The prediction has a mean pLDDT of 85. Predicted 3D model of a 75-nucleotide RNA (c-di-GMP-I riboswitch aptamer) from a Nitriliruptoraceae bacterium. NCBI's taxonomy places the organism under Bacteria, Bacillati, Actinomycetota, Nitriliruptoria, Nitriliruptoraceae.
[in-house]
RNA sequence: GUCCGAGAAGGGCAGCCCCGUCGCGAGGCGGGCUCGCACAGCCAGGAGUCCCACGAGGGUCGUCCGGUUACCGUC
Numbered sequence: 001g002u003c004c005g006a007g008a009a010g011g012g013c014a015g016c017c018c019c020g021u022c023g024c025g026a027g028g029c030g031g032g033c034u035c036g037c038a039c040a041g042c043c044a045g046g047a048g049u050c051c052c053a054c055g056a057g058g059g060u061c062g063u064c065c066g067g068u069u070a071c072c073g074u075c
Stems, first nucleotide, its partner, number of pairs: 004073002012037002017032006035062001041068003045065003048060004
């Protein structure tokens, strides 16, 4: 450095739901909560799926694949 992912350590993120807010909507953002997650960090490239005012539109990366970044170091 790469692979790997715990029986660790320091930590991180936060489903569902609730409140506020934005949006036609799927959903997004902020706060609370914590089901879970070794990237449940980021990217809409492919697929799936959802929405639509049906446009070569929009959402979803915590659905899968892929790309990319990263803490630790048991075996």